Model confidence (mean pLDDT): 83 of 100. Predicted 3D model of a 72-nucleotide RNA (transfer RNA) from a bacterium. Its Rfam family is "tRNA". It was read from a public genome assembly.
[in-house]
RNA sequence: GCCGCUUUAGCUCAACGGUAGAGCAACUGUUUUGUAAACAGUAGGUUGUUGGUUCAAAUCCGACAAGCGGCU
Numbered sequence: 001g002c003c004g005c006u007u008u009a010g011c012u013c014a015a016c017g018g019u020a021g022a023g024c025a026a027c028u029g030u031u032u033u034g035u036a037a038a039c040a041g042u043a044g045g046u047u048g049u050u051g052g053u054u055c056a057a058a059u060c061c062g063a064c065a066a067g068c069g070g071c072u
Stems, first nucleotide, its partner, number of pairs: 001071007010024004018055001026042005048064005
């Protein structure tokens, strides 16, 4: 220098172009003498940034950034 992949909740990951979810973690409650476990519930997201297409974009297209891999 060229090519490819990844970027979504605190962490690991889902999500046919049509209301963004799960597990773990956090918080509250029940239970217990108390803690843990168990059970019930609550909260947590400008979907890396920016522009475009579309009635509608996490999803499609471009640029940029970060990370990983391959070739030279």